Overview:
Bacterial RNase P class A from a Desulfohalobiaceae bacterium, 390 nucleotides, folded computationally. It matches the Rfam family "Bacterial RNase P class A". The literature on the family includes a 1998 paper in Annu Rev Biochem by Frank and Pace, "Ribonuclease P: unity and diversity in a tRNA processing ribozyme". It is annotated as a ribozyme. Its mean pLDDT, the model's own confidence on a scale to 100, is 76. It is recorded under the gene name rnpB.
[in-house]
RNA sequence: GGAGUCGGACGGACCGUCGCUGCCCAGCACUCAACUCAUUCAUGAGUUGAGUGCUGGGGGGAGGAAAGUCCGGGCUCCACAGGGCAGGACGCUGGGUAACCCCCAGGGGAAGCGAUUCCCGGAAAGUGCCACAGAAAACAGACCGCCCAGCACGCAACUCAUUGAAUGAGUUGCGUGCUGGGUAAGGGUGAAACGGUGGGGUAAGAGCCCACCAGUUGCUGCGGUGACGCAGCAAGCUCGGCAAACCCCGUCCGGAGCAAGAUCAAAUAGGGGGGCGUUGGAGGCCGGCCCGGCCGAAGCCCCCGGGUAGAUCGCUCGAGGCAGGGGGCAAUCCCUGCCCUAGAUGAAUGACGGUCGUCCACAGAACCCGGCUUAUGUCCGGCUCCCCUC
Repeated sequence: GGAGUCGGACGGACCGUCGCUGCCCAGCACUCAACUCAUUCAUGAGUUGAGUGCUGGGGGGAGGAAAGUCCGGGCUCCACAGGGCAGGACGCUGGGUAACCCCCAGGGGAAGCGAUUCCCGGAAAGUGCCACAGAAAACAGACCGCCCAGCACGCAACUCAUUGAAUGAGUUGCGUGCUGGGUAAGGGUGAAACGGUGGGGUAAGAGCCCACCAGUUGCUGCGGUGACGCAGCAAGCUCGGCAAACCCCGUCCGGAGCAAGAUCAAAUAGGGGGGCGUUGGAGGCCGGCCCGGCCGAAGCCCCCGGGUAGAUCGCUCGAGGCAGGGGGCAAUCCCUGCCCUAGAUGAAUGACGGUCGUCCACAGAACCCGGCUUAUGUCCGGCUCCCCUC
């Protein structure tokens, strides 16, 4: 210098102007309620409280992923004696945690020269599946090849018979074809073909037998908390893959979700109770009272409870953050001190200008938290490999 791999940090800053949202404080106006005072007994004034509107001031106002809603938990309501079946999720070991399909450390396997990354119960319990190609895809199988036997044909040699040449028959060997059988060593197919090398053995072959190597299973010993590792012995045991096919083993799991749920509570209708009333007339209207007038042949008034609109709570102080110390390889846990950091409900956080070298990527909270995954701009660091120079 190049290539690669892993991790960390930030997510524009400052100033000015205008705006949005909800909170607190102050002022003004209006409405309602209570109390006090005055009096022409109906109004007025004042104080306090609540609500609404306007104005001014103060301080706050999205993220590392707020996203996907894929896991796990808190919280709320419903259900629930206990156990089992069904169903679902997960699956090496040890640890962390409120919990996890998460994280840390380790084990085994795979890929890579390496840093590093990926995978994880059982296929030696049973059933099922394995495209195409190929003879055969799993209690193996015979296409070519190799070997044996039989038959047919051809050639060669030998023997016998007739014999002039020659012909016929038989035997043996070789070759070709057919039929029957043996064989998994070799070829060829495939993602995958039933351990490897060498020797013996055989008609030809084969763990058929033997030696060594590899693997598996079992036993023993040692190391480790454990997964597992190492060593020795025994058995020819050599057993394909798929469990995100059924299944087996083990562990865990009740359901719904903040439109959860809780409180207060109009108008109208309906429910329960009580009172008054139908010519001795309840009640309504004529602005409050009395008189009077009109309507009114039956309903009217009060209380209670459910419940809708609406309002309030849930709502953000929490498995919280920062700093220091301690335990632990680490994830993480413990102690001390300090801090409070959106909480909306038509739903706010923006626009413009200037400076900093620059126009700024992905993207917007809606009950909360821990993770995972996905999207994305820039900066920094560790490590590995290669090349060059000293």
Notes:
The organism belongs to Desulfohalobiaceae, within Bacteria.